Record summary: The part of an RNA shown here (large-subunit ribosomal RNA, domain VI) has 252 nucleotides and comes from a Bacteroidales bacterium. The organism belongs to Bacteroidales, within Bacteria. Rfam family: Bacterial large subunit ribosomal RNA. The family has 102 seed sequences and 51,934 matches in Rfam 15.1.
[in-house]
Context: one part of a larger RNA
RNA sequence: CGUUAGAAGUUUGAGAGCACCUGACUCUAGUACGAGAGGACCGAGUCGGACAUACCUCUGGUGUACCUGUUGUGGCGCCAGCCGCAUCGCAGGGUAGCUACGUAUGGAUGAGAUAAGCGCUGAAAGCAUCUAAGUGCGAAACUCAGCUCAAGAUGAGACUUCUUUUAAGGGUCGUUGUAGACUACGACGUUGAUAGGCCGCAGGUGUAAAGGCAGUAAUGUCAAAGCCGAGCGGUACUAAUUACCCGUAAAC
Numbered sequence: 001c002g003u004u005a006g007a008a009g010u011u012u013g014a015g016a017g018c019a020c021c022u023g024a025c026u027c028u029a030g031u032a033c034g035a036g037a038g039g040a041c042c043g044a045g046u047c048g049g050a051c052a053u054a055c056c057u058c059u060g061g062u063g064u065a066c067c068u069g070u071u072g073u074g075g076c077g078c079c080a081g082c083c084g085c086a087u088c089g090c091a092g093g094g095u096a097g098c099u100a101c102g103u104a105u106g107g108a109u110g111a112g113a114u115a116a117g118c119g120c121u122g123a124a125a126g127c128a129u130c131u132a133a134g135u136g137c138g139a140a141a142c143u144c145a146g147c148u149c150a151a152g153a154u155g156a157g158a159c160u161u162c163u164u165u166u167a168a169g170g171g172u173c174g175u176u177g178u179a180g181a182c183u184a185c186g187a188c189g190u191u192g193a194u195a196g197g198c199c200g201c202a203g204g205u206g207u208a209a210a211g212g213c214a215g216u217a218a219u220g221u222c223a224a225a226g227c228c229g230a231g232c233g234g235u236a237c238u239a240a241u242u243a244c245c246c247g248u249a250a251a252c
Stems, first nucleotide, its partner, number of pairs: 001152001005163007015149004021049007033038001051106005059100004066093005071086006110144003117137004169246004173189005194239003197235005203228003211222004
């Protein structure tokens, strides 16, 4: 821009894409078969491999503004206590998130029409013949069935609702995240829990400083302490103010 008024939401599916894998073992059954050695079809089940998709409850990884320990050096006048730098100084752990080595699921089943092949009936050709007329079975391939996208499908579809005009609705702007390079998308904007703060909880670290007590002291204890990023819930304390723009057909 179009889809022939504008808009919000829900959809149909022309069409397109993705997937389609496979092993071992057990039972049937040491059965059929076979002199024996050996050893099934068909059918039923269990456990896997690789691959794909989703997710983070568990197990791990990461987690550079979380916690702790600690070395050297410099600083805060000194002690104590802290801070800077040294690969995040090094080391031990680790929430959320992101992840695989983790978890879950999948390739199921059925139908249609067939290939090679196997047939039935059956002439040409009194026989025979699956084929010439007719008719059936038959594969991971084909068409459906599974999953995803999809009306610019210009063949522009359908349904519901709103708006008879400072309309409905949308945007700018702000707080933002389940989104994200930007944009877009989603939530919210005081009729408010959108983000921050605060409070509580979960979770992490591992028992802070100061002081008391015990000990000559190191140290122990009062103390599950103190501190804490993203998680969960609550709470208007702070910030989402005011406002502006687009939109406005026909008929009556």
RNAcentral holds the full RNA, with entries from ENA.